[in-house]
RNA sequence: CGAUGAAAAAGGCAAAACCAUUGAAAAGUGGUGACGCAAAACUGAAGGGACUAAGGGAUACUUCCUAUGUCAGCCAGUUGUCGAA
Numbered sequence: 001c002g003a004u005g006a007a008a009a010a011g012g013c014a015a016a017a018c019c020a021u022u023g024a025a026a027a028g029u030g031g032u033g034a035c036g037c038a039a040a041a042c043u044g045a046a047g048g049g050a051c052u053a054a055g056g057g058a059u060a061c062u063u064c065c066u067a068u069g070u071c072a073g074c075c076a077g078u079u080g081u082c083g084a085a
Stems, first nucleotide, its partner, number of pairs: 005082001012037002017032006035073001041078003047075002049071003055066004
C1' cells in the first nucleotide's frame, strides 16, 4: 500500500412503529425509538434496477402508457476508521 473483517479498541449511523409537517402520490423533514449496518458516509435524466402517475397521451369508459418526481438500508461507482488471522 492492497486485499480482508474478528470473541479487539475508539466511535458512528438509525429500520419498523407513533406524533407533527411537506407532497397528487411515491416519498421527504423533525422528534421519540432501535431492526440492523465494516462503509447504513457521499453520488439520482452523470450506471443498472425498483416505486409513484400530478401533468400529458391512449381508451374497449374503465383501465393502460409515460418522469423531468422518488428510493443510495436493492445492486453499483467514489471516498474512508482500526489492525486480530
A computed fold for an 85-nucleotide RNA from Sporosarcina aquimarina, annotated as c-di-GMP-I riboswitch aptamer.
It was read from a public genome assembly, where an Rfam model found it.
Model confidence (mean pLDDT): 83 of 100.